Model confidence (mean pLDDT): 83 of 100.
This is a predicted structure of a 1392-nucleotide RNA (small-subunit ribosomal RNA) from an uncultured bacterium.
Its Rfam family is "Bacterial small subunit ribosomal RNA". Gene Ontology terms of the family: ribosome and structural constituent of ribosome.
[in-house]
RNA sequence: AGAGUUUGAUCCUGGCUCAGGAUGAACGCUAGCUACAGGCUUAACACAUGCAAGUCGAGGGGCAGCAUGGGGCAGCAAUGUCCCGAUGGCGACCGGCGCACGGGUGAGUAACGCGUAUCCAACCUGCCCAUGGCUCGGGCAUAGCCCGCCGAAAGGCGGAUUAACUCCCGAUGACGCUGUCAGAGAGCAUUCGGCGACAGCUAAAGUUCACGGCCAUGGAUGGGGAUGCGUCCGAUUAGCUUGUUGGCGGGGUAACGGCCCACCAAGGCGACGAUCGGUAGGGGUUCUGAGAGGAAGGUCCCCCACAUUGGAACUGAGACACGGUCCAAACUCCUACGGGAGGCAGCAGUGAGGAGUAUUGGUCAAUGGCCGGGAGGCUGAACCAGCCAAGUAGCGUGCAGGACGACGGCCCUACGGGUUGUAAACUGCUUUUGCGGGAGGAUAAAGUGCGUUACGUGUAAUGCAUUGCAGGUAUCCCGCGAAUAAGGACCGGCUAAUUCCGUGCCAGCAGCCGCGGUAAUACGGAAGGUCCGGGCGUUAUCCGGAUUUAUUGGGUUUAAAGGGAGCGUAGGCCGCCUGGUAAGCGUGCUGUGAAAUGCGACGGCUCAACCGUCGCCGUGCAGCGCGAACUGCUGGGCUUGAGUGCGCUGAAAGCGGGCGGAAUUUGUGGUGUAGCGGUGAAAUGCUCAGAUAUCACGAAGAACCCCGAUUGCGAAGGCAGCCCGCUGUGGCGUUACUGACGCUGAGGCUCGAAAGCGCGGGUAUCGAACAGGAUUAGAUACCCUGGUAGUCCGCGCGGUAAACGAUGGAUGCCCGCUGUUGGCUAUUCGUAGUCAGCGGCCAAGCGAAAGCGUUAAGCAUCCCACCUGGGGAGUACGCCGGCAACGGUGAAACUCAAAGGAAUUGACGGGGGCCCGCACAAGCGGAGGAACAUGUGGUUUAAUUCGAUGAUACGCGAGGAACCUUACCCGGGCUUGAAUUGCAGGAGAACGCGGUGGAGACACCAAGGCCCUUCGGGGUUCCUGUGAAGGUGCUGCAUGGUUGUCGUCAGCUCGUGCCGUGAGGUGUCGGCUUAAGUGCCAUAACGAGCGCAACCCCUCUGCGUAGUUGCCAUCGGGUGAUGCCGGGCACUCUGCGCACACUGCCGCCGCAAGGCGUGAGGAAGGUGGGGAUGACGUCAAAUCAGCACGGCCCUUACGUCUGGGGCUACACACGUGUUACAAUGGCGAGUACAGAGAGUCGGCCGGGCGCAAGCCCGGUCCAAUCAUCAAAGCUCGCCGUAGUUCGGACUGGGGUCUGCAACCCGACCCCACGAAGCUGGAUUCGCUAGUAAUCGCGCAUCAGCCAUGGCGCGGUGAAUACGUUCCCGGGCCUUGCACACACCGCCCGUCA
Repeated sequence: AGAGUUUGAUCCUGGCUCAGGAUGAACGCUAGCUACAGGCUUAACACAUGCAAGUCGAGGGGCAGCAUGGGGCAGCAAUGUCCCGAUGGCGACCGGCGCACGGGUGAGUAACGCGUAUCCAACCUGCCCAUGGCUCGGGCAUAGCCCGCCGAAAGGCGGAUUAACUCCCGAUGACGCUGUCAGAGAGCAUUCGGCGACAGCUAAAGUUCACGGCCAUGGAUGGGGAUGCGUCCGAUUAGCUUGUUGGCGGGGUAACGGCCCACCAAGGCGACGAUCGGUAGGGGUUCUGAGAGGAAGGUCCCCCACAUUGGAACUGAGACACGGUCCAAACUCCUACGGGAGGCAGCAGUGAGGAGUAUUGGUCAAUGGCCGGGAGGCUGAACCAGCCAAGUAGCGUGCAGGACGACGGCCCUACGGGUUGUAAACUGCUUUUGCGGGAGGAUAAAGUGCGUUACGUGUAAUGCAUUGCAGGUAUCCCGCGAAUAAGGACCGGCUAAUUCCGUGCCAGCAGCCGCGGUAAUACGGAAGGUCCGGGCGUUAUCCGGAUUUAUUGGGUUUAAAGGGAGCGUAGGCCGCCUGGUAAGCGUGCUGUGAAAUGCGACGGCUCAACCGUCGCCGUGCAGCGCGAACUGCUGGGCUUGAGUGCGCUGAAAGCGGGCGGAAUUUGUGGUGUAGCGGUGAAAUGCUCAGAUAUCACGAAGAACCCCGAUUGCGAAGGCAGCCCGCUGUGGCGUUACUGACGCUGAGGCUCGAAAGCGCGGGUAUCGAACAGGAUUAGAUACCCUGGUAGUCCGCGCGGUAAACGAUGGAUGCCCGCUGUUGGCUAUUCGUAGUCAGCGGCCAAGCGAAAGCGUUAAGCAUCCCACCUGGGGAGUACGCCGGCAACGGUGAAACUCAAAGGAAUUGACGGGGGCCCGCACAAGCGGAGGAACAUGUGGUUUAAUUCGAUGAUACGCGAGGAACCUUACCCGGGCUUGAAUUGCAGGAGAACGCGGUGGAGACACCAAGGCCCUUCGGGGUUCCUGUGAAGGUGCUGCAUGGUUGUCGUCAGCUCGUGCCGUGAGGUGUCGGCUUAAGUGCCAUAACGAGCGCAACCCCUCUGCGUAGUUGCCAUCGGGUGAUGCCGGGCACUCUGCGCACACUGCCGCCGCAAGGCGUGAGGAAGGUGGGGAUGACGUCAAAUCAGCACGGCCCUUACGUCUGGGGCUACACACGUGUUACAAUGGCGAGUACAGAGAGUCGGCCGGGCGCAAGCCCGGUCCAAUCAUCAAAGCUCGCCGUAGUUCGGACUGGGGUCUGCAACCCGACCCCACGAAGCUGGAUUCGCUAGUAAUCGCGCAUCAGCCAUGGCGCGGUGAAUACGUUCCCGGGCCUUGCACACACCGCCCGUCA
């Protein structure tokens, strides 16, 4: 000293929370010793028991008990009993002093109660001290004892007798008190008062001494009273008061006083907070804080108050009296029921209350108190001890050595190890503490008694005797032996310290943010670590942090916050010069500010805490001086603030009156005819009884077009046709007058839009409510047709608005540019200057930023108002106002960890601008209807294995499910296992024809049956054991890899610089251009990277080169025919290499980039066409079942082998396809032209057989070598609009092929059967050229095939695009935003 928490991120505002310190604490876990201090904060609740105030015989009468002595009796004695007050003493009693101290508590009290300062000439004071004086004479009682009586008791009554330092009377008496007279003197005054005179009043206790007593004066101590200042919260308490305020006279008191009383007056207090309500003992001090402050008042000290509750007095120096009295009340106890007793807030202790607070201890040895001459007695004051971690301080639980580091634990690991950890074991050493033994009567002790000495009654010294609770304690010595002694909390961030296991939004944690839904550093355990340590945590409370109530030290445009405005009271503040004063202020001194506490120094306990001594402090109050700048007060002066006069001038300023035209509606009349009106479209409505439209005349009410503005005026609200009157006011000029007369303004008063209210008018328009029509899911709305209150006027009320510049008023100061209104000055008539307004843009400065910026939100001063997290709530209650509506004032409980402001980046908008895409449009062909194929959902099932699910799943994984595949189901088997492998041991084969059992796996029988060798062995296989296994089980939300999509969209970023407090911006924006962030220009940016493009492949043209398996122009040979053969490489073609295209040329447009052109040339023209290529990223997108991989799970099974079944089910629904519905067609016959690819477990040809699928025989090709009918097309014929010669599903029969096997469940062929279907609703898909459409061919997988799928190949070969308004998707800029999981967002109300 700060930190966490609002956001995607940022800055600010702002609250909440944390880290610190503290406590009379409590609770949890733990606990060795010592010292010091502390210990009912709650029930001022109730209390059993004991103790807490007595003492004096040197005041007295006396003698109950004890002791001594004497005597009597019993008795030998011990002893028992009785007598004698004679002695020591002494219960009870009289008397004296004390009991008013000490001790407890905090109920009450907001007060002269407390604190501080001052005063009392208005007072008292026992015991003590000093001074002066006195101490005479007499008398009456009474307790006790004795007798009697009453009562249960407590207690009481009567009689007799008696004493005193008890009481009473008298004497004496003043320097005492009271009254009267007199009044010097002092003082502003109330008044004070010396020396006097007279009258009255009041004492005493004895006694040899000691010691007392009385009067008076003074002192000391203690008390009483008065005053100034200070002393909690509430105004939702604003008025309070009748002994109240004062006076005069009296009473009372120690004393003043309305303290009390009679009379008189009508005052007194209060916004500087009276009264009332709530709470509370006050201070020294304590805690915290840098301080200022805030909070507290336990222990100790001072003061106060109280003593079961309330009241009262008595005694006394002192009380209205804690352990006194009386009365009342409640409670408890005793009782013979008549009546009595009691008061722990003294010390212990008990119950109760409560989270919670101790022993019914010891001693008067010390300190102190009371009594006493003293010894001494009493003392729960006090000193000690006991209990309690409840606090502070000190000590210990060992120290040293000891492994490249034991065991064990735990986790990690690269498998070597790391960690716990020198920790342990072990070796040596030490002995505080502990245990045992001993010493120590330590110190605190001085006193006291009796003597002695010195001097003056007393003090000092000294001798002897004697006194210790704690305590045989502290302390010291010896012995033993590491021996007797460590825990608590925490480890996600804040905050120091991390891993594993368990759990699975469960259990739980949590101070705030927040953790936990299967990999939790946040839960629980463990290991390790961190912090503190005889303690550690938690809870509660206070201060701090919080500048978050801001005096120090905050704010109010938008975060909470300027009153709607003006006038003005109190109050606050106030110009220049000068004199005085000294209240404030400054300074010096004096007194006080108790001690303790605090701070510093020194000292004492072994140290420290603790304690002692000294110093400082105590910021305060009061007094006495000095000073005079500033503030105040006061005297004098001034003119610049303010005001007044005079002159000129301005305006939608206000009020009253008059006048005007246009429009609207309406009345009457005319013209005129079928609609008008209204809307997005309509309807309600009006209209043939004549509307709307139009003309004329009339009526009414309201508002004033243009001018008009970025204008003007007003305090604000607000003010607009023209004219007149009245009222207010601004500006400028002048500098004549006054001479600070000023500013602000709590309360108060006045004004105050619209709507509203009361009464009375008025009512044309418009128009809440209401009605109807529409819209809609509904429509109590938006739209339409009507329409009442109202809108207008007069009078009154109300008093609120986003009453806003969301910005209170006043004054001064501080760069500029520009427009405009009013006035003045100058003018060369262009303009310039100046004052006062109204606007715009900016420097500085300010601000969180946006922004403000001489009209401040800048720099300053003064005054007022207001704010202190969000919600609850401007609500409730109370009060005030109002006719009401309602307004003003204005909370709390509870709840949240935020609510907010400004700005940033995105995303979004049924915001805007620009642009693109088969996105729409324009076209062509489809899907959606049918049948079938296939996939999916659903359903079914023993199983119908699993995954994929908008676009981006659904002919997808699967480019081949009859068994296998296969992961699913049923059944049967195996358990180191079906597969791979290490080690050890064993065997020699392994394997296995065949046979038997079985559904098979498998089991048994069993013919046959190894290789190499350097002879050591090796290879290989099997068996057994063991170590590794195996899992298509889970998690794609733990992952790698791969993929889809946005999207082949043009974007995504970086470095440096610059701008911004920052997030961030700039660059990447703007203009033009492009398919493109493509390029050019511009530019606080300059460059760069990933993307785009290009580089790569195919295709299109040409050239070069090479010609076999390709080709055949020329030459030759040959055939029924064919490049069939020799030969050749010209052509085609193939392979390789190269060229070509770049807006290069021309013209036009353009700054350029570039664009345009039926342009030239060219095979190709403006990226020629196609492919590969997919930026940063998004969707926790897909895949653990392709593979890999972390974690979890199974282990005679979730592994593995096997037979069979299933994945092919079928009321349905959807997607993707195939074939069709026909004549641009179908069928039959004839006939022409490809490309690409595959092929030996194969392809194909020829011949034969079969209608065919196919079969048999022969041949050819491991391929530019062999083989392959292309089809649509074209030609001819039939069909004639028909469910057909369309369509081919389904079904029956017969076959072929593959395969161990076609039942579930294959394909194909032939014959027969011939279904639905006649172009498809809403809706929807593809495609812009060699494309769509259409036609066939091939390939992968594959034994075969459910392929109509997928991937390729070529043939034929269109139509259309005006255009970008709209739908979808996307890019850039901009704007709004309360969204950021980002509009599939957020969020409001009702109900649960």